The part of an RNA shown here (large-subunit ribosomal RNA, domain I) has 493 nucleotides and comes from Methyloceanibacter sp. Model confidence (mean pLDDT): 83 of 100. Taxonomically the source falls in Methyloceanibacter (Bacteria, Pseudomonadati, Hyphomicrobiales, Hyphomicrobiaceae). RNAcentral holds the full RNA, with entries from ENA.
[in-house]
Context: one part of a larger RNA
RNA sequence: GGCAUCUGGUGAAUGCCUUGGCGGUAAGAGGCGAUGAAGGACGUGGUACGCUGCGAUAAGCCAUGGGGAGCUGCGAACGAGCUUUGAUCCAUGGAUUUCCGAAUGGGGCAACCCACCGUUUCGACGGUAUCGCUGUCUGAAUUCAUAGGACAGCGAGGCGAACCCGGGGAACUGAAACAUCUCAGUACCCGGAGGAAAGGACAUCAACCGAGACUCCGCUAGUAGUGGCGAGCGAACGCGGACUAGGCCAGUGCUUUGGCGAGGACAACUGGAACCAUCAGGAAAGUUGGGCCUCAGAGGGUGACAGCCCCGUACAGGUAAUGCCAAGCCAAAGCCACGAGUAGGACGGGACACGAGAAAUCCUGUCUGAACAUGGGGGGACCACCCUCCAAGCCUAAGUACUCCUUACCGACCGAUAGCGAACCAGUACCGUGAGGGAAAGGUGAAAAGCACCCCGACGAGGGGAGUGAAAUAGACCUGAAACCGAAUGCCU
Repeated sequence: GGCAUCUGGUGAAUGCCUUGGCGGUAAGAGGCGAUGAAGGACGUGGUACGCUGCGAUAAGCCAUGGGGAGCUGCGAACGAGCUUUGAUCCAUGGAUUUCCGAAUGGGGCAACCCACCGUUUCGACGGUAUCGCUGUCUGAAUUCAUAGGACAGCGAGGCGAACCCGGGGAACUGAAACAUCUCAGUACCCGGAGGAAAGGACAUCAACCGAGACUCCGCUAGUAGUGGCGAGCGAACGCGGACUAGGCCAGUGCUUUGGCGAGGACAACUGGAACCAUCAGGAAAGUUGGGCCUCAGAGGGUGACAGCCCCGUACAGGUAAUGCCAAGCCAAAGCCACGAGUAGGACGGGACACGAGAAAUCCUGUCUGAACAUGGGGGGACCACCCUCCAAGCCUAAGUACUCCUUACCGACCGAUAGCGAACCAGUACCGUGAGGGAAAGGUGAAAAGCACCCCGACGAGGGGAGUGAAAUAGACCUGAAACCGAAUGCCU
């Protein structure tokens, strides 16, 4: 030095576990905000660093209801207290709620600075943004008026995951290049609304038979078409389903809002059946023996696997105040007299599955421009006949879309390199001027019983005894593979 065996170190795989995720089902809720939101800053405890809670009344104050023995949130103890005169805790309602933030008195480098007016018990309190609408008072050039100004009342503003409607609107890409085309009216930007939105009661289709608002789904059908007839795009009629609802234009109306309201549902919470012994074991829920309950054998916990030990579960009960639903009744407000600069036409665009095409239909920037039910629109150029409907006014539930959020339950979903980025104080640490990017990190034990005391050592670290424990090679920890590094023993050189 090598090989082998064995025993350690390091290391963290693996196994087991789950507080966290992921996906769904059924309900609920679908908004919050000038009565100051979302989100923050700073405070707040006997001691107080972080989290949580709360706001100078500051881990809290008041009331009502529940509950019944302990409590003063967590990491984590000490001290000091509270509590059957009912605490802590739970539910509902109320009070307080610094400063910033739409932030709104002015300013500003958010959480800061500086004001004015009124009231004042001198402690302080209230008001003062902008825009819109309404009303009142004023009021120029300019006589009347108007613009403007002042005041008052009411409203708005901002935030929020997706869904919805409208206004704008790409490119990469595909066409095996590329320009029409496609991607796509997508992404993105802006405006607006609701719990849904939009649409909606035929100037619709159909085909000479008829249907009968709108919306959504399955077919029709990748059909008819469209298309550098390339790539591609792509209907409708009709059929089957979901759901059904029609009204109004001056009135016995509709819509909305408010009030009353028989009745109904809802909180915390309460009751809630039934088991003992034996054996080995640290421990029984396991074994063996014998029982019991079940409208309850869902689930979880308890020192191993428990229907009968505990929490629960089935079932039953419960309700103050306020709020919720609701037939019906009452009141108020708004709306509206049948639709002309409209239909149609020309030019240019856009939408229709339809790219100008034989191109109907719909919208309209410019220019034009009817008829008046003895009328008008449509039936895919256009004309006739025929059929059908009545535009240029308004409202309308359900079926449909979505899930930031709440509750209950479920999973041939994951199980710590998985599952959300995040099981753990994570959108943290850290990186970046910034927009932004973005981790790692779970497990002692049944119970801390977390090693008193002694020894070595520096009044260390670390270790050896002792002790606890079933186990300490469970000692900051389950199990503890391999790579890698040692010790011992044997063999070879």